[in-house]
RNA sequence: CAGCCGGACCGGACGGUCGCUCUCGGCGUCUUCGGACGCGGAGGGAGGAAAGUCCGAACUCCGCAGAGCAGUGUGCCGGAUAACGUCCGGGAGGGUGGAUUCAAGUCCGCUCGACGGAAAGUGCCACAGAAAAUAUACCGCCCUGGCGGCAACGCCGGGGUAAGGGUGAAAAGGUGCGGUAAGAGCGCACCGCCGCGGCAGUAAUGUCGCGGGCAGGGCAAACCCCACACGGAGCAAGACCAAAUAGGGAGGAAGUUCGCGUCCUGAUUCUUUUGAAUCAGCCGUGGACACGUGCCGGCUCGGUGCGUCAAACCUUCGGGUAGGUCGCUAGAGCCGCGCAGCAAUGCGCGGCCCAGAGGAAUGGCCGUCCCACGGGAGCAAUCCCGCGGACAGAAUUCGGCUUACAGGUCCGGCUGCCUU
Repeated sequence: CAGCCGGACCGGACGGUCGCUCUCGGCGUCUUCGGACGCGGAGGGAGGAAAGUCCGAACUCCGCAGAGCAGUGUGCCGGAUAACGUCCGGGAGGGUGGAUUCAAGUCCGCUCGACGGAAAGUGCCACAGAAAAUAUACCGCCCUGGCGGCAACGCCGGGGUAAGGGUGAAAAGGUGCGGUAAGAGCGCACCGCCGCGGCAGUAAUGUCGCGGGCAGGGCAAACCCCACACGGAGCAAGACCAAAUAGGGAGGAAGUUCGCGUCCUGAUUCUUUUGAAUCAGCCGUGGACACGUGCCGGCUCGGUGCGUCAAACCUUCGGGUAGGUCGCUAGAGCCGCGCAGCAAUGCGCGGCCCAGAGGAAUGGCCGUCCCACGGGAGCAAUCCCGCGGACAGAAUUCGGCUUACAGGUCCGGCUGCCUU
C1' cells in the first nucleotide's frame, strides 16, 4: 500500500425564497366577556433503523378464594437489568488453522450455537449395504473333508474370524506393541469410557488416585420425562365534559254546558215472540262560553291558530352518540467528567430540554459546494456538459432482537506485495 474479517461512528453541507404543523409573545377589529377573526414576530419540527410487530416491560381497563389438570414458553453455570428468549464473563462441545506425537491423542489461535434427560417408556433411522440394534459373514483371511490335477491350483462342502476391502450420515471403543492357524480387550501401554473417593472452584466443571476390559449406536427443533415461569386485552387502552334526534324514568299545566248521531252496555215500560220506545253511560261530531298557549301588537282590548286530562307540550333525571378535553410526551431521558467492575453495567457530580399531529405537519423551487454515474476535451494534473443523492419515514412510551441500507471516517486482527 492492497484485499478480507470484526467493531465503533456519520449517513449530503450552506444560503435564499414560497408553504405546512406545534408552542409563546405583540397589534388591530368584533364580542353574548367565554372568546372569534385578521395582521405581523420569535422558537421547536423524523430514524439508525421511525420498519417487522418477534421477545420483555411501564401505563390502563377487565377478571381473580385456594389447589390441580390441560396448554404455551424457557432450559450448561455465574453475573447485569425494571424485565427479557437480551447482554457480559466463564465452562463443556463442534468446525477450522498451526505446533507436537510412530499413531491415537495433546497444546495454542480463530470461530459457531435452543447446550437439561437417549441408563423411565414408546417410536424412527431414507438410499446404499451381508448387517441399522436380540447384531451380522458379501468379498477377503485361516483351518479342514471330498473330487480333479504331476504341480501350482480349481470345484463342491464343514467350521473359525470383525484385522483388511466394500456400503453408509452413522458399523458395536481408538492407536501402537505382543499374541494367534488367521484373528479378536485375548494380553499389555497410552487415549477414551464407567464406578467410587480425595482436592480445587460460588457454580457449571476441572484435576488426581483406586477399581473395572468396556456395559450403554444416533435422533427429544419425534412423542415424552424433569425443573422453572405464565390470567386476558391493548392508547381505537382508558378518564372527563357533553349537543340535536330517537327511546327510558319522574314531575307540571287549563272544562263546563247544549244540540245531533251509529254501534255497544245497563235500567224501566210496552209487545205472544221477533222487537220497539224512553232515560242514563260510553264514543264520535258540531256550537257556545271559559281557560292555557302561539302569532299580529310596545301594552290592554280585539282578531286569528292550536290545545284543554295526559298522546302531544313544558320542566327535570339518568344512560349514550356526534363533537371537545385529557391520557401525550421531563423520560428505566440526552451530553460531559470522575469512581467501582475483566465486562455487561452501576453510582456520584455538572450541564441540557430535544416533534407531539390526529385522514394525520416535517415539503417544493433556486444558487454554491460535496459525492456517485455517463459522455466529451486534454500527454497529464484537470476542465466542461448531463443525470442522480442509499434504506426508509414518527402516531402512548421505553429496553432488546431481526431485517433493509448508496457512500464515507476511525480502530483492531489476518494474508499478500514493496521499502528500510
Molecule: Bacterial RNase P class A
Organism: Bryobacteraceae bacterium